About this RNA:
This is a predicted structure of a 73-nucleotide RNA (transfer RNA) from Octopus sinensis.
RNA sequence: GGUCCUGUGGCCCAAUGGAUAAGGCGUGUGCCUCCUAAGUACAAGAUUCCGGGUUCGAGUCCCGGCAGGACCU
Numbered sequence: 001g002g003u004c005c006u007g008u009g010g011c012c013c014a015a016u017g018g019a020u021a022a023g024g025c026g027u028g029u030g031c032c033u034c035c036u037a038a039g040u041a042c043a044a045g046a047u048u049c050c051g052g053g054u055u056c057g058a059g060u061c062c063c064g065g066c067a068g069g070a071c072c073u
Stems, first nucleotide, its partner, number of pairs: 001072007010025003018056001027043005049065005
């Protein structure tokens, strides 16, 4: 330098172009317990990497950029 893949809460990971972006772990609070752990209920936590475009509608499609990875040179 080239080709391809990936980027979504603190972490992991879903979402056919269409309702309020689902779930797990973790966190907070309550219940339970003599206490802790475990269990259980509830809650908070996401401008979906950045910018632009297409569309009635974009996490998803297109273009550019950034970051990470694989292969090739």
The prediction has a mean pLDDT of 80. The same sequence occurs in records of 2 taxa.